[in-house]
Model confidence (mean pLDDT): 77 of 100. A computed fold for a 114-nucleotide RNA from a Candidatus Methanomethylicia archaeon, annotated as TPP riboswitch aptamer (THI element). Taxonomically the source falls in Methanosuratincolia (Archaea, Thermoproteati, Thermoproteota).
RNA sequence: CCUGAAGCAAUGGGGAGCUGGACAGAGAUCUGGCUGAGAGGACGGCUGUAUUGCUGUCGACCCUUUGAACCUGAACUGGGUAAUGCCGGCGUAGGGAUUGAAUAUGGAUCGUUC
Numbered sequence: 001c002c003u004g005a006a007g008c009a010a011u012g013g014g015g016a017g018c019u020g021g022a023c024a025g026a027g028a029u030c031u032g033g034c035u036g037a038g039a040g041g042a043c044g045g046c047u048g049u050a051u052u053g054c055u056g057u058c059g060a061c062c063c064u065u066u067g068a069a070c071c072u073g074a075a076c077u078g079g080g081u082a083a084u085g086c087c088g089g090c091g092u093a094g095g096g097a098u099u100g101a102a103u104a105u106g107g108a109u110c111g112u113u114c
Stems, first nucleotide, its partner, number of pairs: 001107002008100003012063003017034006023027001041058006070095003076089004
């Protein structure tokens, strides 16, 4: 001087499913169960009236190319469940969000000593 694992920082990406119950009762409310890191925590907006929907910002969580976080294939497939991407396959498939400083390590060169 180069390199630059792990970790760090910043940036960016992503999902929120299945299911039971409650009402001196409707608020798009409250409360359980399953898997999971996470199944919507806070404050709003829209639509709607027998429907339990959609959505913004922030937050939590996971992932960030060494990328199964997540999406597609997929109304797929085998198994299992009360049910569900619940588990396996598909999967060396097709996509998918990157930069920075720097330690270790390794390497190069020079000097000194023997």
Background
It was read from a public genome assembly, where an Rfam model found it. Rfam family: TPP riboswitch aptamer (THI element). Rfam's curators write: Vitamin B(1) in its active form thiamin pyrophosphate (TPP) is an essential coenzyme that is synthesised by coupling of pyrimidine and thiazole moieties in bacteria.